[in-house]
């Protein structure tokens, strides 16, 4: 210098103006208003996928069905989360992945190919034994040769991802874990090691894979969610009670006219509309609550490899409800390019490096300043919290491998 690996922490800042949602304050008070003040997203607020916590159903003790989980040991309020471990596997390396419990519980399955994917023979080797021919013969139920008929066999070839654990030997007619020796791999026992997972040795038994195929083992698991849930409670609705005068009446304020209220502008015409009151029970519109002080932030100390626990001290940090948290202007920051006119160092700078390239004092190589342009990400709280997963930008630390200089 390039490649990369892991872990943190941020996530523009400051002013003016102009709003926007709650909060205290003053003024005004029927109320709205108007004035000061001081607060006002995030690491993911996001997917809504997994725990919790709070409500409400109901008591959920126990089975069965479903579902989710699946090495070990901590950690939590709980997890499918998080720390430290084993084991595998992947990377040269730091380090990173794990749908890591049983295939010796039973059942399935194993495409094409291949004779066969757990009981099979295509081609292949025997042909001892029986079988036929033939020939010898001490005539025996002996003895040679020779055929591939009955049978044996799985070495080898071929097929596949995988061929019945592998190599070598022993034995046989050929041949086989038949049987021996070495090794690979399980799954018990015995002894060391560890809280365990597990790991070394010795023996012993045993051999195809697959549970991301039923299954079986072990542990969890009631059900719906703040549109939970509580409460006030317009309007309508139901009883009564009242209701200025007059007619009609089916005897009900059911209809009609006048008065009477209300709207239209103070009146006045005109014109549209209009019964009043108590009381109940439901609970529309709608309003209140739930609602933001909590597994809470922040400093520190102890305890522990960590995750995390506790002590102590300080702080209070959106609460909208069709959704506020914003918008325009300035200066500044930070990245990136340009530009070399100006200042100022400047003799070395570019490159992994070169024998290339620019440049070396009258110095338009280079870096600094100052200049100008361009970028400044993902993304918007919804009852609350703990994760995961998914978007996405620069920065820093430590590490690790290559090169190169010294």
């Nucleotide at each position: 210098a390039a490649a990369g690996u892991u872990u943190g922490a941020c996530a523009g800042a400051c002013a003016a103006u102009c709003g926007c949602u709650g909060g205290c304050g003053g003024u005004a008070u029927u109320a709205a208003g108007c004035c000061g003040c001081g607060a006002g997203a995030g690491g993911a607020a996001a997917g809504u996928c997994c725990g919790g916590g709070c409500u409400c159903c109901g008591c959920a003790a126990g089975g069965c069905a479903g579902g989710a989980u699946g090495c070990u040991g901590g950690a939590u309020a709980a997890c499918g989360u998080c720390c430290a471990g084993u084991c595998a596997g992947c990377g040269c390396g730091a380090g990173c992945u794990g749908a890591a419990g049983g295939a010796u519980a039973g059942u399935g399955c194993c495409a094409c190919a291949g004779a066969a994917a757990u009981g099979g023979a295509c081609c292949g080797c025997c042909g001892a034994u029986g079988g036929c021919c033939g020939g010898c013969u001490u005539c025996g139920c002996g003895c040679c040769g020779g055929c591939a008929c009955a049978g044996g066999c799985a070495a080898g070839g071929g097929u596949g991802g995988a061929a019945c654990c592998g190599u070598g030997g022993u034995g046989u007619a050929a041949g086989a874990g038949a049987c021996c020796a070495c090794g690979a791999g399980g799954c018990g026992u015995g002894c060391a090691g560890g809280u365990g997972a597990c790991u070394g040795c010795a023996g012993g038994c045993c051999u195809g894979g697959u549970a991301a195929a039923c299954c079986c083992c072990a542990u969890c698991u009631g059900g719906a969610g703040c549109a939970a849930g509580a409460c006030c409670g317009a309007g309508a609705g139901a009883a009564c009670g009242c209701g200025g005068c007059a007619g009609c009446u089916u005897c009900g304020c059911g209809c009609u006219g006048c008065a009477g209220c209300c709207u239209u502008c103070g009146c006045c015409u005109g014109a549209g509309g209009c019964g009043c009151g108590u009381u109940c029970g439901g609970g529309u519109u709608g309003g209140u609550u739930g609602c933001u002080g909590g597994a809470g932030c922040c400093g520190u100390c102890u305890a522990g490899c960590a995750a995390u626990a506790g002590g102590c001290g300080g702080c209070c940090u959106a609460g909208a409800u069709a959704g506020a948290u914003g918008a325009u202007u300035g200066u500044c920051g930070c990245u990136u390019u340009c530009a070399u006119a100006g200042u100022g160092g400047g003799a070395g700078g570019g490159u992994c490096g070169u024998u290339c390239c620019c440049g070396u004092u009258c110095g338009c190589a280079c870096c600094a300043c100052c200049g100008a342009a361009a970028g400044u990400a993902c993304a918007g709280a919804a009852c609350c919290c703990g994760g995961c997963u998914u978007a996405a930008g620069g920065c820093a630390a430590a590490c690790u491998u290559u090169c190169c200089g010294c």

The RNA shown here (Bacterial RNase P class A) has 406 nucleotides. The coordinates come from a structure-prediction model, not an experiment, and the mean pLDDT is 76. The gene name in the source record is rnpB. The RNAcentral record of the sequence draws on ENA.